[in-house]
RNA sequence: CGGAGUGUAGUACAGCGGUAGUAUACACGCUUCGGGUGCGUGAGACCCGAGUUCGAUUCUCGGCACUCCGA
Numbered sequence: 001c002g003g004a005g006u007g008u009a010g011u012a013c014a015g016c017g018g019u020a021g022u023a024u025a026c027a028c029g030c031u032u033c034g035g036g037u038g039c040g041u042g043a044g045a046c047c048c049g050a051g052u053u054c055g056a057u058u059c060u061c062g063g064c065a066c067u068c069c070g071a
Base pairs, nucleotide, nucleotide: 001070002069003068004067005066006065007064010024011023012022013021018054026042027041028040029039030038047063048062049061050060051059
């Protein structure tokens, strides 16, 4: 310098036009003599900007960060 991929909760990942979910972690409650385990409840997130669309996490374009390949 060129090409490709990824960016979603504290962490690891789904989801790919209409409702954002799982595990774990966190808080609270129940359970226990207490802790742990187990059960239940709750809070917590779409990298940034523009465009298309009735509607964008999703599609398009640009930017940023990271990873890989080539030179």